[in-house]
A computed fold for a 522-nucleotide part of an RNA from an uncultured bacterium, annotated as small-subunit ribosomal RNA, 5' domain. RNAcentral holds the full RNA, with entries from ENA and SILVA. It matches the Rfam family "Bacterial small subunit ribosomal RNA". Its family is annotated with structural constituent of ribosome and ribosome in the Gene Ontology.
Context: one part of a larger RNA
RNA sequence: GAUGAACGCUAGCGGCAGGCCUAAUACAUGCAAGUCGAACGGUAAGCGGUGUAGCAAUAUAUCGCCAAGAGUGACGUACGGGUGCGUAACACGUAUGCAACCUACCCUUUACAGGCGGAUAGCUCGGGGAAACCCGAAUUAACCCGCCGUGGUAUAGUUGGAUGGCAUCAUUUAACUAUUAAAACUCCGGUGGUAAAGGAUGGGCAUGCGUCUGAUUAGUUAGUUGGCGGUGUAACGGACCACCAAGACGAUGAUCAGUAGGGGAACUGAGAGGUUGAUCCCCCACACUGGCACUGAGAUACGGGCCAGACUCCUACGGGAGGCAGCAGUAGGGAAUAUUGGUCAAUGGAUGCAAGUCUGAACCAGCCAUGCCGCGUGCAGGAAGAAGGCCUUCUGGGUUGUAAACUGCUUUUGCCAGGGGCUAAAAUGCCCAUGCGUGGGAACUUGAAAGUACCUGGUGAAUAAGCCACGGCUAACUACGUGCCAGCAGCCGCGGUAAUACGUAGGUGGCAAGCGUUGUCC
Numbered sequence: 001g002a003u004g005a006a007c008g009c010u011a012g013c014g015g016c017a018g019g020c021c022u023a024a025u026a027c028a029u030g031c032a033a034g035u036c037g038a039a040c041g042g043u044a045a046g047c048g049g050u051g052u053a054g055c056a057a058u059a060u061a062u063c064g065c066c067a068a069g070a071g072u073g074a075c076g077u078a079c080g081g082g083u084g085c086g087u088a089a090c091a092c093g094u095a096u097g098c099a100a101c102c103u104a105c106c107c108u109u110u111a112c113a114g115g116c117g118g119a120u121a122g123c124u125c126g127g128g129g130a131a132a133c134c135c136g137a138a139u140u141a142a143c144c145c146g147c148c149g150u151g152g153u154a155u156a157g158u159u160g161g162a163u164g165g166c167a168u169c170a171u172u173u174a175a176c177u178a179u180u181a182a183a184a185c186u187c188c189g190g191u192g193g194u195a196a197a198g199g200a201u202g203g204g205c206a207u208g209c210g211u212c213u214g215a216u217u218a219g220u221u222a223g224u225u226g227g228c229g230g231u232g233u234a235a236c237g238g239a240c241c242a243c244c245a246a247g248a249c250g251a252u253g254a255u256c257a258g259u260a261g262g263g264g265a266a267c268u269g270a271g272a273g274g275u276u277g278a279u280c281c282c283c284c285a286c287a288c289u290g291g292c293a294c295u296g297a298g299a300u301a302c303g304g305g306c307c308a309g310a311c312u313c314c315u316a317c318g319g320g321a322g323g324c325a326g327c328a329g330u331a332g333g334g335a336a337u338a339u340u341g342g343u344c345a346a347u348g349g350a351u352g353c354a355a356g357u358c359u360g361a362a363c364c365a366g367c368c369a370u371g372c373c374g375c376g377u378g379c380a381g382g383a384a385g386a387a388g389g390c391c392u393u394c395u396g397g398g399u400u401g402u403a404a405a406c407u408g409c410u411u412u413u414g415c416c417a418g419g420g421g422c423u424a425a426a427a428u429g430c431c432c433a434u435g436c437g438u439g440g441g442a443a444c445u446u447g448a449a450a451g452u453a454c455c456u457g458g459u460g461a462a463u464a465a466g467c468c469a470c471g472g473c474u475a476a477c478u479a480c481g482u483g484c485c486a487g488c489a490g491c492c493g494c495g496g497u498a499a500u501a502c503g504u505a506g507g508u509g510g511c512a513a514g515c516g517u518u519g520u521c522c
Stems, first nucleotide, its partner, number of pairs: 001521003005518005012375006018368002020333001025331003029328003034075003039072002043067001046065008082286003092210007101203002106199007114148005124137005154179011184191002212258003219249003224246004229241003261283004265276004288309005311322004339365001341364003347361001348359004378409004388400005414459006423449001430441004466511005471492003477506005487494002
């Protein structure tokens, strides 16, 4: 000098930041991922109309409007958010390569969308179970599923030509054969579907170099190292398999053990370096522990599934349910770390034609002197140098000290009153024009923070100073008490009767809403 700090004493305000470093311990409760009726079958309640039965209440049928829950389907749930267990590794950083690869949504371009069928949830009926839930029958829809047709710059194969390359080969061209597509909805504006090429974005893989400590760890390795052929993958590869060979790594530190997420960066330092990896950004890993796959463009999936385990809960004892390292919050641990808050107004995300819905992302507010920065606690005059305190060489003097009183002034801040913007761009939506980009027009609505920031007026010095030190290092001294006691102390060292070093008081010095101590790093 620095700090995600803690402790002691003290404490007026604001702005901006930060806030479980320990138990990746266990979790009550609420919320954190849904959306779409313009994909589908269908439809409770409500409102209105008409009809039937009835004296009526009412019941019932049907039509229109509005529209709930559940179900099928589609997209999303692989993002966003958390944590740092593991990992010494192509994990990360940097630089390359892929002639060895994939990429939903988005953009550009081209072509196309003909026909036929099937099941199933829901609903209904029946049954089982304490529950979770399950079983059977009948029936039904779709952008659900299947079949046929059509199609090529797609895929696969065969043949010929041209160009190029670091090798396997790549690019391009011509011909033939075979295989594989589609879905509708609509408010008629549009939104979607299939195939292909290119782009963009995101990822996968490989490689050079860099990346902690220990030799009181010296040898390690059988899928091990390589080859041939296969399997598998989006793709290369002992990634995996069969066979063959006997290799491969290592004092330039293999193997083993310990420790650890990596980087941008942060702190310190003149620099070189040393230390660190909180907040913010990028990457990685993980989601009760271990394993596994399914779905999907993408996961081996935090708020999906299966199996095993530990734990907790329910149970009718047969069997079931759960996973806060999301936001709050609880217990525990600890020196120690916050509210079971508000809003989707803005930004962003999901979905939807849209209106909109959802969003503990985000934006805000609350708590904490945890840090940084700023402001204030008055200013000017005022000597009888008051009283009191302390010291003293004691009728006196010194000091506290212009300090106070007193006089004048100001009003930051506080309190009261009044006013009060920016964040909101107007976009979305509507209308018009337009081949497409897009352009034009009219009007409405919307602010959590917040009646906050800010401004003006009123009031009245009014509401606001402590902490540590004073032997030397080191700025700042006397008196009394104590008497190697009580105590102090970072080092040197103080204290045994005049202690500037202990305790108290007065005075002084330093910093100041903080001050001091402790821990850690330079």